A computed fold for a 72-nucleotide RNA from a Planctomycetales bacterium, annotated as transfer RNA. The coordinates come from a structure-prediction model, not an experiment, and the mean pLDDT is 82. Taxonomically the source falls in Planctomycetales (Bacteria, Pseudomonadati, Planctomycetota, Planctomycetia). It matches the Rfam family "tRNA". Rfam links the family to the GO term triplet codon-amino acid adaptor activity. By type it is a transfer RNA.
[in-house]
RNA sequence: GCCCCGUUCGUCUAACGGGCAGGAUAGCGGGCUUUCAAUCCGCAGAUGGGGGUUCGAUUCCCCUACGGGGCA
Numbered sequence: 001g002c003c004c005c006g007u008u009c010g011u012c013u014a015a016c017g018g019g020c021a022g023g024a025u026a027g028c029g030g031g032c033u034u035u036c037a038a039u040c041c042g043c044a045g046a047u048g049g050g051g052g053u054u055c056g057a058u059u060c061c062c063c064u065a066c067g068g069g070g071c072a
Stems, first nucleotide, its partner, number of pairs: 001071007010025004019055001027043005048064005
């Protein structure tokens, strides 16, 4: 220098041949308990950044950042 793969709640991890982004865990509130733990119910929380296509983009295209792999 070229090519390929990845980037999603604090963490881990789904999703879709374009149509409300889900789960677990952690956090917060509540029930139960004499109290705590466990357990049960609820709440809040994310698509690396920019641009394009589209009625609509996590998904398709381009650029870019970071990480991993291959070739030279």